Context: one part of a larger RNA
RNA sequence: GGACGAACGCUGGCGGCGCGCUUACACGUGCAAGUCGAGCGAGAACCGGGGCUUCGGCCCCGGGGACAGCGGCGAACGGGUGAGUAACACGUGGGUAAUCUGCCCUCGGCACUGGGAUAGCGCGGGGAAACCCGGAUUAAUACCGGAUGUCCCCUCAGCCCUUUGGGGCAGUGGGAAAAGGUAGCUUCGGCCUCUGGCCGAGGAGGAGCCCGCGGCCGAUUAGCUUGUUGGCGGGGUAACGGCCCACCAAGGCGACGAUCGGUAGCUGGUGUGAGAGCAUGACCAGCCACACUGGGACUGAGACACGGCCCAGACUCCUACGGGAGGCAGCAGUGGGGAAUCUUGCGCAAUGGGCGAAAGCCUGACGCAGCGACGCCGCGUGCGGGAAGAAGGCCUUCGGGUUGUAAACCGCUGUUGGGGAGGACCAAUCAAAUGAGGUAAUCCCUGAGGAAGCACGGGCUAAGUUCGUGCCAGCAGCCGCGGUAAGACGAACCGUGCAAACGUUAUUC
Numbered sequence: 001g002g003a004c005g006a007a008c009g010c011u012g013g014c015g016g017c018g019c020g021c022u023u024a025c026a027c028g029u030g031c032a033a034g035u036c037g038a039g040c041g042a043g044a045a046c047c048g049g050g051g052c053u054u055c056g057g058c059c060c061c062g063g064g065g066a067c068a069g070c071g072g073c074g075a076a077c078g079g080g081u082g083a084g085u086a087a088c089a090c091g092u093g094g095g096u097a098a099u100c101u102g103c104c105c106u107c108g109g110c111a112c113u114g115g116g117a118u119a120g121c122g123c124g125g126g127g128a129a130a131c132c133c134g135g136a137u138u139a140a141u142a143c144c145g146g147a148u149g150u151c152c153c154c155u156c157a158g159c160c161c162u163u164u165g166g167g168g169c170a171g172u173g174g175g176a177a178a179a180g181g182u183a184g185c186u187u188c189g190g191c192c193u194c195u196g197g198c199c200g201a202g203g204a205g206g207a208g209c210c211c212g213c214g215g216c217c218g219a220u221u222a223g224c225u226u227g228u229u230g231g232c233g234g235g236g237u238a239a240c241g242g243c244c245c246a247c248c249a250a251g252g253c254g255a256c257g258a259u260c261g262g263u264a265g266c267u268g269g270u271g272u273g274a275g276a277g278c279a280u281g282a283c284c285a286g287c288c289a290c291a292c293u294g295g296g297a298c299u300g301a302g303a304c305a306c307g308g309c310c311c312a313g314a315c316u317c318c319u320a321c322g323g324g325a326g327g328c329a330g331c332a333g334u335g336g337g338g339a340a341u342c343u344u345g346c347g348c349a350a351u352g353g354g355c356g357a358a359a360g361c362c363u364g365a366c367g368c369a370g371c372g373a374c375g376c377c378g379c380g381u382g383c384g385g386g387a388a389g390a391a392g393g394c395c396u397u398c399g400g401g402u403u404g405u406a407a408a409c410c411g412c413u414g415u416u417g418g419g420g421a422g423g424a425c426c427a428a429u430c431a432a433a434u435g436a437g438g439u440a441a442u443c444c445c446u447g448a449g450g451a452a453g454c455a456c457g458g459g460c461u462a463a464g465u466u467c468g469u470g471c472c473a474g475c476a477g478c479c480g481c482g483g484u485a486a487g488a489c490g491a492a493c494c495g496u497g498c499a500a501a502c503g504u505u506a507u508u509c
Base pairs, nucleotide, nucleotide: 001509002508003507006505007504008503009502013379014378015377016376017375018374019372020371021337025335026334027333029332030331031330034073035072036071039070040069046063047062048061049060050059051058052057080290081289082288090214091213092212093211094210095209096208099207100206101205104203105202106201107200108199109198110197112146113145114144115143123134124133125132126131152175153174154173156171158169159168160167161166180195181194184191185190216262217261218260223253224252225251228250229249230248231247233245234244235243265287266286267285268284269280270279271278272277292313293312294311295310296309315326316325317324318323343369345368346367347366351365352363353362354361355360382412383411384410385409392403393402394401395400416450417446418445419444420443421442426437453498454497455496456495457494458479459478460477464493465492466491467490468489474481475480
């Protein structure tokens, strides 16, 4: 000198763009993941019609569709945090002849025939509640059989190419479907549109696994290891593997630092620097890990699953004491801790995501607004004229000097502020409708009016005099100042530097 997610002191006009918990401490409250009636059955309020009535109302048909239920897809994305992790976690370059892949795209083929349940509703029962049980009935794109099998998978066996389980040809035994939904036409047989289903091949994108190389400290840690190292056989997985198991062998790692201990998410980057390097990993982006603590699996294309389940533990809450409920490291917000870090805001208008044929619904992602000079950038606090120079202040050799064109005063302007008007872009699409934010441009009025401070002035280092104090009070980054004339302490005037900031502290180059 630069930098900063800063903090502190003093000061503070406006705007744009960014940024804004340290205790992975505990959390009241609201919201943050739903959607589909064009998969299915039922159906409240309400409306229309009809019937019965003991005038309380009840029943039937049609419309209507709430809440709930079955089913599908999503909920594994998006959002948060950095605890753990020194590891194939990350970065980079490869491998997979050892693998998986819902939705999407392309191509080929298929969609035949049957069945039994179950939730909901209604009935009965248990419980304070959470919720649970029994029997009766019912639907499906829910579930289960049979047929078909080009193709596909597995077993057995043949040939060729290849070389870890890859590809091709011809054989033997097992495995699918939703005939669904929808609009139109209909001679009621059906036809047809859109959409969905199943099998197979390929693609795109995504993921798993493996390997080479690379990036912390400590030797005052020198030996470490028994599923350990390898083999055979098996289990398991989408898949290789000591991943797991039985048996066999006795290996494997280490001074090129094993093991142990400490610290730490990694990277693109960021800061600094001429560079080499050093330091760092906030915001943004990629990857990883975690979701009260520990363990476990289920469902599924995908999880060992933040707002799913089970068990254990700590903590909090409810209870009729029998038993239950909960998890903000989502967005706000609260307590606590701390030098210190925000609103319990608005909106789905845009972008993006989920579901849906669509209309649309949901979306604290996101878009905006609010608070904070926390940072960067821009603008303003006026402009011109105005005395050999008012007053006041300070100094003085008492002549004067300085503050100082500074003020007053005269003329002007209108950035900004205040008031009013006006009004985009953001909005895409054949068209229409649709803007949370209320801004930008523009015009009018007002009137210099509302807008300057902070640090420093001994040397380093730019800017000095007077008074007070008297090794006191104090200053100080280093050298050092202060003990009676202190340019170094305190004040004043003046000056210097920066300026909506200026200084200090911490850290880093």
Overview
A computed fold for a 509-nucleotide part of an RNA from an uncultured bacterium, annotated as small-subunit ribosomal RNA, 5' domain.